[in-house]
Context: one part of a larger RNA
RNA sequence: CUCUCUCUAAGGAACUCGGCAAAAUAACUCCGUAACUUCGGGAGAAGGAGUGCCUUAUUUAUAAGGUUGCAAUAACAAGAUCCAAGCAACUGUUUACCAAAAACACAGGUCUCCGCUAAGUCGUAAGACGAUGUAUGGGGGCUGACGCCUGCCCAGUGCCAGAAGGUUAAAGAAGUUGGUCAGUCUUCGGAUGAAGCUAGCGACUGAAGCCCCGGUGAACGGCGGCCGUAACUAUAACGGUCCUAAGGUAGCGAAAUUCCUUGUCGGGUAAGUUCCGACCCGCACGAAAGGUGUAACGAGUGGGGCACUGUCUCAACCAGAGACCCG
Numbered sequence: 001c002u003c004u005c006u007c008u009a010a011g012g013a014a015c016u017c018g019g020c021a022a023a024a025u026a027a028c029u030c031c032g033u034a035a036c037u038u039c040g041g042g043a044g045a046a047g048g049a050g051u052g053c054c055u056u057a058u059u060u061a062u063a064a065g066g067u068u069g070c071a072a073u074a075a076c077a078a079g080a081u082c083c084a085a086g087c088a089a090c091u092g093u094u095u096a097c098c099a100a101a102a103a104c105a106c107a108g109g110u111c112u113c114c115g116c117u118a119a120g121u122c123g124u125a126a127g128a129c130g131a132u133g134u135a136u137g138g139g140g141g142c143u144g145a146c147g148c149c150u151g152c153c154c155a156g157u158g159c160c161a162g163a164a165g166g167u168u169a170a171a172g173a174a175g176u177u178g179g180u181c182a183g184u185c186u187u188c189g190g191a192u193g194a195a196g197c198u199a200g201c202g203a204c205u206g207a208a209g210c211c212c213c214g215g216u217g218a219a220c221g222g223c224g225g226c227c228g229u230a231a232c233u234a235u236a237a238c239g240g241u242c243c244u245a246a247g248g249u250a251g252c253g254a255a256a257u258u259c260c261u262u263g264u265c266g267g268g269u270a271a272g273u274u275c276c277g278a279c280c281c282g283c284a285c286g287a288a289a290g291g292u293g294u295a296a297c298g299a300g301u302g303g304g305g306c307a308c309u310g311u312c313u314c315a316a317c318c319a320g321a322g323a324c325c326c327g
Base pairs, nucleotide, nucleotide: 001322002321003320004319008315010313011312014311019308027051028050029049030048031047036041038145052067053066054065055064056063057062058061068072081305082304083303085301087298092104093103108143109142110141111140112139113138114137120129121128122127146293147292148291149290151223152222153221156220157219158216159215160214162212165211166210167209171205172204175201176200177199178198179197180196183192184191185190224242225241226240227239228238251285252282263279264278265277266276267275
C1' cells in the first nucleotide's frame, strides 16, 4: 500500500451526479396516532412509556414491597421515518449472461368478424386446433382499475351498403375477310369457286371490380391565416377578409412534451440551471396511439426534512489476510 473489520475528539452531508457506502431504527406489552380515503385503508402512521431478580397476595398476570447493575428484549436475532411531486391503478411479467422500468400483462371499456362443416390458425392434402365449445361463446384491433368525461371534420384513404347507369375478362356469337378445294370457264399462263375444314376480324350477350350514390372516427387520419377596433396606455369581448372537409371543444399546460430558457412571479435555502405552487407567449398538449383527477400499491424517478453517522473537514488507532523483507 491492497482487502476484510473494530473504534474515534469537535462538527454532522460541509462529501458526492446522488447520503453511494456506513451508521441509525429494531423484540414484546401498554398509551397514542394526522391529512387523505374507493370507508377496506392510510397504520407498526408519527410520537411516547415500560421490560431483570426476590418475597407476599390473589382471579396466573397483575398489584404491593424489597433488591443488583453503567445498562434488565443487558449477548445473538429483529422496520429508520416524515413531507410534497411526476409515472404506472393494483398482485404479477420481462432483455437466461450489462436494462426489472414509467416497458409487457392485467381486470374493466369499446370497435369489429363469426349461426357452426363458424370465423380464424397450421397443413400440398388428408386432417388438426378453435371445441367434445355454440353469440353470457370464439377470433382480431385499440384502450387499460376507479371517478368526471371523451368535442368538430366523411374532402382524401379504408370499411359497410346500394335490383339503376357507365366501363369491363374468360366464354358464347349473328355476320364478315382470307387459305384450301369439288366443280365451271380458259388464250392452257390462269381466272372463278359451293359445302366442309382452317386462320383472322367481329355487332351483340357477359360477373366481381372500378366509376357513381350514400353511410361510417373507441376506422387510417386531420382539427388555419391576415388586418382593424374600447375616453391614458395596453389588450381586444367586437368587425372585415382569404382559405378549408373541418379549423383544437372540455380539461391540462415552461410539462417524461417549452427551442428561445436558469421564461416571469411566489415558496423552500445565507445562497436553489434541480424541486414545489402559479402565470400562459402550447417553437411542437389535448380527449380510448385516450384527456384529466385519484385512495392504496412500487428493490421504480426527481425534490425536501428529522434521526443518524469517518461520506466529508482530516485523518488517527486497532485486529485479521495479502503484498514486501529474512529464513
This is a predicted structure of a 327-nucleotide part of an RNA (large-subunit ribosomal RNA, domain IV) from Zoanthus sp. QL-2018. NCBI's taxonomy places the organism under Eukaryota, Opisthokonta, Eumetazoa, Hexacorallia, Zoanthus. It matches the Rfam family "Bacterial large subunit ribosomal RNA". Its family is annotated with structural constituent of ribosome and ribosome in the Gene Ontology.